[in-house]
Transfer RNA from an Alphaproteobacteria bacterium, 75 nucleotides, folded computationally. Lineage of the source: Bacteria > Pseudomonadati > Pseudomonadota > Alphaproteobacteria. It matches the Rfam family "tRNA". Gene Ontology term of the family: triplet codon-amino acid adaptor activity.

RNA sequence: GCGAGUGUAGCUCAGUGGUAGAGCAUCUCGUUGCCAACGAGAAGGUCGUGAGUUCGAACCUCAUCACUCGCUCCA
Repeated sequence: GCGAGUGUAGCUCAGUGGUAGAGCAUCUCGUUGCCAACGAGAAGGUCGUGAGUUCGAACCUCAUCACUCGCUCCA
């Protein structure tokens, strides 16, 4: 340099055009003498960034950034 993949909550991930979610973690309350465990609830998101298409974009298109893998060239 070329090609492919990934990017969504603190972590691991789902969501392929129509209200952004789950598990774990965190916090609060209940149960218990305490812890653990269990139950109930809460908080937590510029969906990597920018632009475009569309009535409507996490999702489609383009550019760009970061990471991973493969290939090529030079040393």